A computed fold for a 342-nucleotide part of an RNA from a metagenome, annotated as small-subunit ribosomal RNA, central domain. RNAcentral holds the full RNA, with entries from SILVA. Model confidence (mean pLDDT): 87 of 100.
Context: one part of a larger RNA
Order: sequence, then structure tokens, then C1' cells
RNA sequence: UUGGGCGUAAAGCGAAUGUAGGCGGUUCGGUAAGUCAGACGUGAAAUCCCUCAGCUCAACUGAGGAAUUGCCUUUGAUACUGCUGAACUUGAGGACAGGAGAGGAAAGUGGAAUUCCAGGUGUAGCGGUGGAAUGCGCAGAUAUCUGGAGGAACACCAGGCGAAGGCGGCUUUCUGGACUGGUCCUGACGCUGAGAUUCGAAAGCCAGGGGAGCAAACAGGAUUAGAUACCCUGGUAGUCCUGGCUGUAAACGAUGGAUACUAGAUCUUGCAUGAUUUUGCUUGGUCGUAGUUAACGCGUUAAGUAUCCCGCCUGGGGAGUACGGUCGCAAGGCUGAAACUC
Repeated sequence: UUGGGCGUAAAGCGAAUGUAGGCGGUUCGGUAAGUCAGACGUGAAAUCCCUCAGCUCAACUGAGGAAUUGCCUUUGAUACUGCUGAACUUGAGGACAGGAGAGGAAAGUGGAAUUCCAGGUGUAGCGGUGGAAUGCGCAGAUAUCUGGAGGAACACCAGGCGAAGGCGGCUUUCUGGACUGGUCCUGACGCUGAGAUUCGAAAGCCAGGGGAGCAAACAGGAUUAGAUACCCUGGUAGUCCUGGCUGUAAACGAUGGAUACUAGAUCUUGCAUGAUUUUGCUUGGUCGUAGUUAACGCGUUAAGUAUCCCGCCUGGGGAGUACGGUCGCAAGGCUGAAACUC
């Protein structure tokens, strides 16, 4: 390589958009490139294979045949594929009418709580733990009441939405997608997608703000044989905002996307329908048949049965390392071996 695979054994890119490419619905006509059939030419000889023959046999040698699975030319066939012309509506899309939603962006705004500040009441403790201590407090703390400042997060409701990451107080503006309904329109406009581009939690980085609470680092108190920890008291980056960078996660359903088909039961989101009884599409769950699986399990949201396209795997360690390339301010990312060893 072929093959066999990719939920958990190695293996689905974190996700999407989309270029090239690959693949592609129904009907009719044309063409004859692929495809199939016939014929001509060629496919050196030797070798290989078959049948004979010559050395006493064999090796060896000679003769004939076959083969040379290919290519060219030519004549046909037209089911399928291609190309081309015409048409269709079921795939796809659009128009119309609706309701649902933490989908996204910006602006404004609300209450509860923590902390701090000022004032009142009030007095000796508070805090913390397994128990303590560090710490705070007679310069009046904790507690309680009033007023103020500031930042961050939005209890209950919970079902939902988004390609993924993810999204949660309320109001307004702008804006994306999905779904349902019945008619109309376009007429295959589709699927996938190497490169590419965009998005992408947290942490981290750069610049400027902000800083209540929490809290890496750090300091102290404990614990302990020790304790660079777990526990406690503090506490700086950070967490927040704006602009830029980074591009990784157990980025998980550890399950790529699309289409078709294959028992049901039950709950559920949204819309429509129906009037006693529900039924259709759609969404998210649980159980389960056939089937499948090494088993666990999966089971119309498949890991079943098939087709198309992409990505990836090929014993463990060495190693996601070295080297090179490329991206990045850096941290580092992407690509990615070998020796050796079992």
C1' cells in the first nucleotide's frame, strides 16, 4: 500500500462559512468521451508456460504454439456515467401569515447583599477552629439604626436559545437563526469540503481605566518528625470595562457532516388542528423491538441497514520531545521524526 477501523481499546479537526475537487433528483431527445463488442496493425528476440525433437538421461539446446492481460486505427452497440438540448417538482431556496426563545450588539436603569466612610445608641469583647493562635478592639470594635460612596454578581421562576465556545435582573433600539400554517413563485439552484477565512471557555500577554468581594504569588498563625500543603488571619497580580494579542481545554455525546430506510411505549418545547379523543410537524429526555457490539451498551436524536464527501488511526516507551519551517510581544501554538529500548 491493500485491508481493517475511529463512544470506552490507537483514531472525529473545538466549531462554522466556503474555494478547488469528489459525489449528485425525475422525464424525453441528441452525441458517443468513458463503457462494451468485432476487425486490422503492433506488442523485438531470449526468458516463463504447453507440445514435440537433439546430446545415453538431466541440466542444456533446437522447432512449433500459446501468452504478451497493453497501445493505435477502424466498424458497431447505447443500458449506465459524461457532454449537450428541452421539460418537470418531490431535493433546495424564495414570497406571505404567525407564535416561542438567557441567540448576538449597544444604550439606559433596578433591588437584595458584602465592604468602606460619616453620624447615633451601646460596652468589652469580637473573630476564627477539631481545638487554638496570628488578627481586630477602651484611640470605643463586634452588634444595632440612619445617611452616603463604590464595584461586582443577578435569589425564586426554568422550561429555553445558539454552529461550537457559550448565553440569565428589567426596559428600549438594532440584528441573526430555527419552527409552524396553507397557497403562490424559482426550477436541481444540491451534499461534502483539501487549502483558505471567521468564531472560539478559562488562564496568560500589551496599552489605558477600574478595583467591592474573592483570591495564585507572598507574609504570618496553626498542624506535623518535617509541612515550601490541607485549616486559620491577612494579601498582590488577576477576576471587571475599552481596544488589541494569544488559539488552547476531559473545547465531551470522549460519538464529523448530509440523505434515505428500519416495532413501539411514555414524558416534554413550540406551532397548527380537533372538539372529547386527539392528530400532524418540530424540540429535548427516559425505556425498549429487530438489528448491532468484545462487552458495557446503542437502539427513528443509532453505536441498526445503506450511499456520498471530509478528517484521523496502524504496538508501548522515547515524544507531542528534537531538528527544520511557520505563527506569536512573550508564554507558547501548529506541523512533527529518529537512534535506542521493551